[in-house]
RNA sequence: GGCAUGAUGGCCAAGUGGCAAGGCGUCGGUCUCAGAAACCGAAGAUCAUGGGUUCAAUCCCCAUUCAUGUCU
Numbered sequence: 001g002g003c004a005u006g007a008u009g010g011c012c013a014a015g016u017g018g019c020a021a022g023g024c025g026u027c028g029g030u031c032u033c034a035g036a037a038a039c040c041g042a043a044g045a046u047c048a049u050g051g052g053u054u055c056a057a058u059c060c061c062c063a064u065u066c067a068u069g070u071c072u
Stems, first nucleotide, its partner, number of pairs: 001071007010024003018055001026042005048064005
């Protein structure tokens, strides 16, 4: 340098055009003498960046950045 794959809450991770799931963690509650566990509830995402297509983009197209793999 070429090619492929990926980037989504603090961490992991689903989501093939129509309000962005879930788990762990965090906070509150129930329970307990107190805690752990269990159960109930809540908050937390401008979906890597910038453009484009579309009535509508995490999703499709282009460029860029970063990571991993591979070829030379």
Molecule: transfer RNA
Organism: Silurus meridionalis